RNA sequence: GGCCCCGUCGUCUAGCCCGGUUUAGGACGCAGGGUUUUCAUCCCUGUAACAGGGGUUCAAAUCCCCUCGGGGCCG
Numbered sequence: 001g002g003c004c005c006c007g008u009c010g011u012c013u014a015g016c017c018c019g020g021u022u023u024a025g026g027a028c029g030c031a032g033g034g035u036u037u038u039c040a041u042c043c044c045u046g047u048a049a050c051a052g053g054g055g056u057u058c059a060a061a062u063c064c065c066c067u068c069g070g071g072g073c074c075g
Base pairs, nucleotide, nucleotide: 001074002073003072004071005070006069007068010028011027012026013025020058029047030046031045032044033043034042051067052066053065054064055063
């Protein structure tokens, strides 16, 4: 230098291929409450995210382009 894959709550992950529903869902964590003599378990509620920019579109996490970061292959 060329090509390919990946980037979503604090962590792991679903959704992306094939655009459309309500607040982007789930688990763990954390906070509050209930239960309990207390703790744990269990139950309820909350918490917090689409790497950045641009484009297409009535509508983008999803499609296109560029950039950034990580990984791999080739030279």
The prediction has a mean pLDDT of 82. Transfer RNA from a bacterium, 75 nucleotides, folded computationally. Its Rfam family is "tRNA".